[in-house]
RNA sequence: GAGGGUAUAGCGCAGCGGGAGAGCGUCAGAUUGUGGCUCUGAAGGCCGUGGGUUCGAUCCCCACUACCCUCC
Numbered sequence: 001g002a003g004g005g006u007a008u009a010g011c012g013c014a015g016c017g018g019g020a021g022a023g024c025g026u027c028a029g030a031u032u033g034u035g036g037c038u039c040u041g042a043a044g045g046c047c048g049u050g051g052g053u054u055c056g057a058u059c060c061c062c063a064c065u066a067c068c069c070u071c072c
Base pairs, nucleotide, nucleotide: 001071002070003069004068005067006066007065010024011023013021018055026042027041028040029039030038048064049063050062051061052060
């Protein structure tokens, strides 16, 4: 220099045009003599950034940023 992949909650991830989700973790409650296990509930994300298409974008298109892979 060329091509490709990934970017979504504190963490590892799903979702692939019309409700942003489950698991682990955190907090509160129930249970327990205490703790753990178990059960219930809650908080936490304007979906990497900026544009475009669309009635509507996490999802499609473009550029950029970060990381990873391959080639030169």